Overview: Transfer RNA from a Candidatus Woesearchaeota archaeon, 73 nucleotides, folded computationally.
RNA sequence: GCGGAUGUAGCUUAGCGGUUAUAGCGCCAGACUCAUAAUCUGGAGGUCGGGAGGUCAAUUCUCCCCAUCCGCA
Numbered sequence: 001g002c003g004g005a006u007g008u009a010g011c012u013u014a015g016c017g018g019u020u021a022u023a024g025c026g027c028c029a030g031a032c033u034c035a036u037a038a039u040c041u042g043g044a045g046g047u048c049g050g051g052a053g054g055u056c057a058a059u060u061c062u063c064c065c066c067a068u069c070c071g072c073a
Base pairs, nucleotide, nucleotide: 001072002071003070004069005068006067007066010025011024012023018056027043028042029041030040031039049065050064051063052062053061
C1' cells in the first nucleotide's frame, strides 16, 4: 500500500429497516440473616465509534473517516 472482519451500558453481548434498543456479570436500594456471603425483588446506567447520504422511518442500507484484529504484498 491492497483486501477482509469487528465497534451497542463499566465489562461481555442479543437485536441486521418499523411500538419504548436486550440479557448476563458488575453497581445502588430493599427482603432474608445475629451478621456476611449466597438467594430473591426492584432500580440507575446507552449521543448504538464519528460524519454525511438515501428512505415515510436507520443500531440495521450506502459512502468517507477513526480505532482494534486478521490476511496479502
Lineage of the source: Archaea > Nanobdellati > Candidatus Woesearchaeota. It matches the Rfam family "tRNA". By type it is a transfer RNA. Its mean pLDDT, the model's own confidence on a scale to 100, is 84.